[in-house]
């Protein structure tokens, strides 16, 4: 610091995920040792037990053991003093600290800065001054009561530093008087009068007993120093779907109260007071140093530690105090606990430990006061669950170790293998060495400073007395703990696991498994070869831990101050005026708030950075520094910004002056048109449409002519013309009336921009009330299309469209681009002004200004694109955006008559969604060109009848495969057995075949015979070779490896194929051009059968394919002529025979054809059109020959082959059967239907093949099939083999026939072991259907289609009418390319990209999920009225009861206080009505999501009716219509 993931691919947005750190954690698996830390985050639930606040005898009294001292004596007892353990009580301080929690609080509650001139303070320090004279009680004890208890009550004794009362009064308080200082209230340690106003002793020495001295307490004041009260200014959470809150509320007067200001209270006056800079409500929440990440600004948190606040079961109160409204105090009340003897009482662990309960989840009822702190004490000391310590827990951070050096036969094992080997792996086994930690054993601290205590020594003092000492020396004082650390002893001995292994992300094979089981943070793995699931080996990373999950921050510039956006991605309010509030020209002077310097105070410590030290290190620990603020004070600086003054005139207004506009409002008036009326002429039709029909017309329409009557809209001009802020404005004519430009001088003197709320205006639909209604036309009605057609297309029509008034406020309200200034190349069009040149004048031309368009530079942008009218560069103000869906939807609110508009969520749910531009791919887009593609034509095919193939169905099998073109006369160039894979049966197991190992035999084949269906089996007969004699070959038997397999996977695979398409395409290198995919080159203008040439051109070149080479055919030359030919000679039934090589033929070699030659078009090009030659002319015909690729196209059944699967069978052999079935459907064909025919009789002419297990002739036999027979031929020599059509003649004559032949009986022939299932062929006889084929389809452009026979392969034969080749006759037609089909190039949309066989929309059905709404149910919360009113201040009363002071001659009386009653306020509780929130709720509404459910096809191409938007009306749904709008 980035990385994954939208897409064929790119860019760009954009969210989701991910790698990093952290943690008071949990889980899961694992676990050796220390050290330091940390440990109820949940129920502030509820507590059993025990400890967590005591202490002072040197305030007091009373008891008073042990021990000491006297004393009586009944020698073991009492009395007295003295001691002083222990527990109680009066006093006295403490108990408000400390220790817990975070429930509450949104606060002056916290943090920072101030103020208190509106305050208090026990203990502690300085300092004045004082302690003098009295008096009464009251616990404890003792008596007596009452209660279960807690406890109470009466009587009666007693002390004090407890309590009263007086003196004094340094002072202090409060009131006056002056003076001073100071001013916002005041302040004064100062003067002076008046009144009020303390107190207490203890303890040690000494004493000459008068007393002195020291401490420690007491009072009054003064004044520190901590500590709290109190106020203030700033400053830190969320909702506006919470916008109005407030009655002691806000302020004044007085008086209460307080330590003290103040509505804190209260009486009266008066009506303020608080809010968009968020008042009030409502959620949430303890505040802070800090912690955690962050580069930082920020962002989450606020455990441990430390401050600050609150609370102590739950509400409320007070009282004591210096301090409280008091965790371990009290009183009420309420809830819960327990105890009762039922009358009553007791309690509060959110102290340490510990329980139960919740929970994923957090410890020992532990030891000590040695250390540090505190609280009493004069001190010794006591007391502390604060605190040290120790104990559990890997919870965290840190450290250590589980061993170290060697060790290759690269062992064994264990995985994996191409069987060679690889790896585990120097790992290990051995060899040497060490011994930290753990283990045993010895020694053993530091923390102990100070304290007490003994001995010295200073000071103070009269003193050798106390006192006091931070001085010296002894001895005592340690929970941790016999720890820490030494040090020895022994033995590699006791100590390793977690998680990952597609990618991100470091790390790979193997088996199982078969969308199964399972993973998974995203992506996405898994349907028989899984580096993704499990498991095993191997590897990666961490390491006593490692993994999950959970929560934060970051990566996230993803809310963006630093540091983002808004044409088109999410986003500019539809538009304007404005108002709060943001900002705002020139120049002067003042000020000094903002700002920027210096100094200074603070900013607690601890933390964080440095530095440097202490534990062996480290974590941890101390020490110094530093850093740290939107904080105070205080001096200073004035550019800037603000204020105050003052001044300009560039912004901004205002007069003027001449022109421009569909600017707005009223009102009037025109002509075209349309439809209606009336009338005229006129006749059968007219409308309409892709054709149609519905409709309208003989009642007279439509056309037409004439007058007439209403509406409602303004053609032409008319234009990227013009006007308006937008919507939006369109005859004309006339009032009224806003605004803009432009020119010009004058004014004014920053009057300006923006603009949250407001407030207006705002197409079209649409509502309301009343007019109006020609035409158009939602809704409706009908005809039509159509599978339906609640649509589109036609015919009618009602609302509405028009007017006046009110309403509604939305639109693709769009340039999808808020407004203002200012800058920053140019060209050209065009409306409006002006100005200059020029001219009689009108253009012209030149210049500035404003409008209003197109081009295009820098710039900017993801591209597209904007570009002086910015989407450039800046600058102000505003609005609004943060994935998609859910949703512009629920709900609250406001607004409207309604429709419905404004504002605007949450759950849930998905990894996307989208944006430009790129290839390609389709379009029922477009241009352009080819192709038997159509057209034009010749036969056909779909009818019939056979043959054949395949589905289908049947079968024990009817073996497999092919499956639109591109399966279907196809593998199959030959199923009667064999072929054969299939079925039935019967047999064999190293096997019907291969190769090899071990051991045995010596033959096996052949022949015959029995048994069988046959393979097999037994039998009998006959039988080797070659050797160095070891054995070797060959057979067969047995055994082990192992054959075998037409079993599966063509979607695991090679090879070979089909098709597209013989279409002209497919690429590349190097450059350019683009942020990239890509693009260009290959496109364009011509040519052409071609990406074939030419020309142009950021391109230049080049490769595979095109064409050429290459084979067969036409022409000729030429060489050789036998089996081939014969012109001339000869000879002949016959090139038969001599003889020739001319010619035909065959075989070799050549030659020719190149648009080469001439015209003409074309660009002087490439061509191309016509011409001569020429056998052949523009590639002369045929054939091979198939570019990158695509169809998981076909083939595991030719062959090959990986993996899987059988292994006495899925092998293998053998009979028979089956592949030939047959209601039925398709596809190839042959034959046909007839007279261009059919039959007959004669009679011409081919090519190309084949032929020895064979073609065979002549000959003879048979009507024929065919037999016999066998020249001749391994074939240019013989043979198949006569070609047919044709031609001459003859017959038939339009009839299901002299057509057609199918079926059918009969005889036969062939071939073969064998024709039954199942062959061909002949003869006789039989003589179906069929009379030219519906829809629809096929092939063919020349020797071609048709038609006519030949031959061949395969083959015993032969189901061959296939199929593969010859020749023989030998046509029609094309005018063209608009339509089909397919192809090809350019070009355009695209929401397609397994690509149109795509994509996707709503309804319905059916499950699951979360949600609104609701009659109601049920709960909570904060408040509000009323009742009732505890306890307790306060205030009244107080006849009841009272020791201390006064007064009384003592009996009382006052004065003061108490109980009791009374009032005001007052928790908790009771009733009411409402406000908020949760929850459930019959039933109901849509949404989401779900491999294959139905119904249509709305959207993406012109998506087959262009689409979208606002409204409205309809319809089963997408949706359709009607008005306006946008172009996306």
């Nucleotide at each position: 610091a980035g990385a994954g993931u939208u897409u064929g691919a790119u860019c760009c947005u954009g969210g989701c995920u991910c790698a990093g750190g952290a943690c008071g954690a949990a889980c899961g698996c694992u676990g050796g040792c220390g050290g330091c830390g940390u440990g109820c985050c949940u129920a502030a639930c509820a507590c059993a037990u025990g400890c967590a606040a005591g202490u002072u005898g040197a305030g007091c009294g009373a008891c008073g053991a042990a021990c000491c001292g006297g004393g009586g004596c009944u020698u073991g007892c009492c009395c007295c003093g003295g001691g002083g353990c222990a527990a109680a009580g009066c006093a006295g301080c403490g108990a408000a600290c400390g220790g817990g929690u975070g429930a509450g609080u949104a606060a002056c509650a916290c943090g920072u800065g101030g103020a208190u001139a509106a305050c208090g303070u026990a203990c502690c320090c300085c300092g004045a001054u004082a302690a003098c004279c009295g008096g009464g009680a009251c616990a404890a004890c003792c008596c007596g009561a009452g209660g279960a208890a807690a406890c109470u009550c009466g009587a009666g004794c007693u002390a004090a530093u407890a309590c009263c009362g007086g003196a004094u009064g340094u002072g202090c308080u409060u009131a006056c008087u002056a003076c001073a200082c100071a001013u916002c209230a005041g302040u004064g340690a100062g003067a002076g009068u008046a009144a009020g106003u303390a107190a207490a002793g203890g303890a040690a020495g000494c004493u000459u007993c008068g007393g002195c001295c020291u401490c420690c307490g007491u009072a009054u004041u003064g004044g520190g120093a901590g500590c709290g009260g109190u106020c203030c200014g700033c400053g830190g959470c969320c909702c506006a779907u919470u916008a109005g809150c407030u009655a002691g509320u806000u302020g004044g007067u007085g008086a209460g109260g307080u330590a003290a200001c103040g509505g804190c209270u209260c009486a009266c006056c008066a009506a303020g007071g608080c809010a968009a800079c968020g008042a009030u409500g409502g959620g949430u929440a303890g505040c802070u140093g800090g912690u955690c990440u962050g580069a930082g600004a920020g962002g989450a948190c606020g455990a441990u530690c430390a401050g600050c606040c609150a609370c102590a079961c739950u509400g409320g109160g007070a009282c004591u105090g210096a301090g409280a409204c008091a965790c371990g105090g009290c009183c009420c009340a309420g809830a819960c606990u327990c105890c009762u003897a039922c009358g009553g009482g007791a309690g509060g662990c959110a102290g340490c430990a510990g329980u139960g309960g919740g929970g994923a989840a957090u410890c020992u009822u532990g030891c000590g006061c040695a250390a540090u702190g505190c609280g009493c004490g004069a001190a010794a000391g006591c007391g502390u669950g604060a605190c040290g310590c120790a104990g559990c827990a890997a919870c965290g951070c840190c450290g250590c170790g589980u061993g170290g050096g060697g060790g290759a036969a690269g062992a064994a094992g264990g995985u994996u293998u191409u069987c060679g080997g690889a790896u585990u792996g120097u790992a290990a086994a051995c060899c040497c060495c060490u011994u930290u930690c753990a283990g045993g054993a010895a020694g053993g601290a530091c923390g102990a400073a100070g304290g007490u205590u003994c001995g010295g020594c200073a000071g103070u003092g009269a003193a050798u007395a106390g006192c006091u000492g931070a001085c010296c020396g002894g001895a005592c004082u340690g929970a941790c703990g016999g720890u820490a650390c030494u040090u020895c002893c022994a033995c590699a001995a006791g100590a390793a696991g977690g998680u990952c292994c597609g990618g991100c992300u470091a790390a790979c094979u193997a088996c199982g498994u078969g969308c199964c089981a399972g993973c998974a943070g995203c992506c996405g793995c898994g349907g028989u070869a899984a580096u993704a699931c499990g498991u095993a080996g191997g590897g990666a990373c961490c390491a006593a831990g490692c993994g999950u999950u959970g929560u934060c921050c970051g990566g996230a510039a993803u809310c963006a101050u630093u540091g983002g956006g808004c044409g088109u991605a999410a986003a500019g309010c539809g538009c304007g005026c404005g108002u709060a509030g943001g900002c705002g020209g020139c120049c002067c002077g003042g000020u000094a708030a903002g700002u920027c310097c210096g100094u200074u105070g603070u900013a607690a410590a601890a933390g964080u950075c440095g530095a440097a030290g202490g534990c062996u290190c480290a974590a941890c620990c101390u020490u110094c520094g530093a850093a740290a603020g939107c904080c105070g004070a205080u001096g200073g600086a004035u550019a800037c910004u603000g204020c105050c003054g003052g001044g300009c005139u560039a912004g901004a207004g205002u007069c003027c002056g001449g022109a421009a506009g569909a600017g707005g409002c009223g009102a009037g008036u025109a002509g075209a048109a349309u439809u209606c009326c009336u009338g005229g002429u006129g006749u059968a039709g007219c409308g309409g449409u892709g054709g149609a029909a519905u409709g309208c017309g003989c009642a007279g329409a439509u056309a037409u002519c004439a007058g007439g009557a209403g509406g409602a809209a303004u053609a032409c001009c008319c234009a990227u013309a013009g006007c308006g802020a937008a919507g939006g404005c369109a005859g004309c004519u006339c009032g009224c009336u806003g605004g803009g430009a432009c020119g010009u001088u004058a004014c004014u003197g920053a009057c300006g921009c923006u603009g949250a709320g407001g407030c207006g205006c705002g197409a079209a639909a649409g509502c309301g009330u009343g007019g109006g209604g020609a035409g158009c036309g939602a809704a409706c009605a009908g005809g039509a299309u159509u599978a339906g057609a609640u649509a589109c297309c036609c015919u009618g029509g009602u609302a509405g469209u028009c007017c006046a008034c009110g309403c509604c406020g939305u639109a693709a309200a769009c340039g999808a681009u808020g407004g203002g200034c200012a800058c920053u190349a140019g060209g050209u069009g065009u409306g409006g002004g002006a100005g200059g040149u020029g001219u009689c004048g009108a253009c012209u031309c030149c210049u500035c200004c404003c409008g209003u368009g197109c081009c295009g530079a820098c710039g900017c942008u993801a591209a597209c694109g904007c570009a002086u009218u910015a989407a450039g560069u800046g600058c102000c103000c505003c609005g609004c955006c943060u994935g998609g869906g859910g949703a512009g939807u629920a709900c609250g609110g406001c607004c409207g008559c309604a429709a419905g508009g404004c504002u605007a969520a949450a759950a849930c749910u998905c990894a996307a969604a989208g944006g430009a531009a790129u290839u390609g791919a389709c379009g029922g887009g477009g241009a352009c060109c080819c192709g038997c593609a159509c057209a034009a034509g010749c036969a056909g095919c779909g009818g019939a009848g056979c043959a054949u193939g395949u589905g289908g169905u049947u079968u024990a099998a009817u073996u497999c495969g092919a499956c639109g073109c591109a399966a279907c006369g196809c593998g199959a160039a030959g199923a009667a057995c064999c072929u054969u894979a299939c079925c039935u049966g019967g047999g064999c197991u190293u096997g019907a075949c291969a190769u090899g190992u071990u051991g045995g035999u010596g033959a096996c084949a052949g022949g015959u015979g029995u048994g069988g269906a046959a393979a097999c089996a037994c039998a009998c007969u006959c039988u080797u070779c070659c050797u160095u004699c070891g054995g070797g070959a060959c057979a067969c038997c047995a055994u082990c490896a192992c054959a075998g397999g037409u079993g599966g996977u063509g979607c695991a695979u090679g090879g070979c194929u089909g098709u597209c398409g013989u279409c002209a395409g497919c690429u590349c290198g190097u450059g350019u051009c683009g942020u990239g995919a890509g693009a260009u080159g290959u496109u364009g203008g011509g040519u052409u059968a071609a990406g074939u040439c030419c020309c142009g051109c950021a391109a230049c070149g080049a490769g595979c394919g095109c064409a050429a080479c290459c084979c067969c055919u036409g022409u000729c030359c030429u060489a050789u002529g036998u089996u081939g030919c014969c012109a001339g000679c000869a000879u002949u039934u016959a090139g038969u025979u001599g003889g020739g090589g001319a010619c035909u033929c065959a075989u070799g070699g050549g030659a020719g054809a190149c648009u080469g030659c001439c015209g003409g078009u074309g660009a002087c090009a490439a061509a191309c059109c016509g011409g001569a030659g020429g056998a052949a002319g523009g590639u002369g015909g045929g054939g091979a020959c198939g570019a990158c690729g695509u169809c998981a196209a076909g083939u595991c059944a030719u062959c090959a082959u990986g993996c899987c699967c059988c292994u006495u069978a899925u092998g293998u052999c053998c009979a028979g059967g089956g592949c030939u079935a047959c209601a039925c459907a398709c596809g190839u064909g042959c034959u046909a239907c007839a007279u261009u025919g059919g039959c007959g009789u004669a009679u011409a002419c081919a090519g190309a093949g084949g032929g020895a297990u064979g073609c065979a002739a002549u000959g003879c036999c048979g009507u024929g099939a065919g037999g016999u027979g066998g020249a001749g031929c391994a074939a240019a020599u013989c043979c198949c083999a006569c070609a047919a059509a044709g031609u001459a003649c003859g017959u038939c004559u339009c009839g299901g026939u002299u057509c057609g032949g199918a079926u059918a009986g009969g005889a036969g022939g062939c071939u073969g072991a064998a024709a039954c299932u199942c062959g061909c062929c002949u003869c006789c006889u039989u003589g179906a259907a069929g009379g030219u084929g519906g829809a629809g389809u096929u092939g063919c452009u020349a020797g071609u289609a048709a038609u006519c026979g030949c031959g061949g392969a395969u083959c015993a034969g032969c189901a061959a009418c296939g199929c593969c080749g010859c020749g023989g006759u030998g046509a029609a037609u094309a005018c063209g390319u608009u339509c089909c089909c397919g192809g090809g190039u350019c070009u355009u949309g695209u929401a397609c990209a397994c690509a149109c066989c795509g994509c996707c929309c709503g309804u319905c059905a059916c499950a699951c999920c979360a949600u609104g709404g609701a009659a109601g149910c049920a709960a909570g919360c904060a408040a509000c009225a009323c009742c009732c009113g505890a306890a307790g201040c306060c205030g009244g009363u107080g006849a009841g009861c009272u020791a201390a002071c006064c007064c009384u001659u003592a009996c009382g009386g006052g004065a003061g206080g108490c109980a009791g009653c009374c009032g005001u306020c007052g928790a908790a509780g009771g009733u009411g009505g409402g406000g908020c929130u949760c929850g459930u709720g019959a039933c109901u509404g849509g949404g989401g999501u779900g491999a294959a459910g139905u119904c249509g096809u709305a959207a993406c191409a012109a998506g087959g009716u262009a689409g979208c938007c606002g409204u409205a009306g309809c319809g089963g749904a997408a949706g359709c219509u009607g008005c306006g709008g946008c172009u996306g």
The RNA shown here (small-subunit ribosomal RNA) has 1528 nucleotides and comes from an uncultured bacterium. Rfam family: Bacterial small subunit ribosomal RNA. Gene Ontology terms of the family: ribosome and structural constituent of ribosome.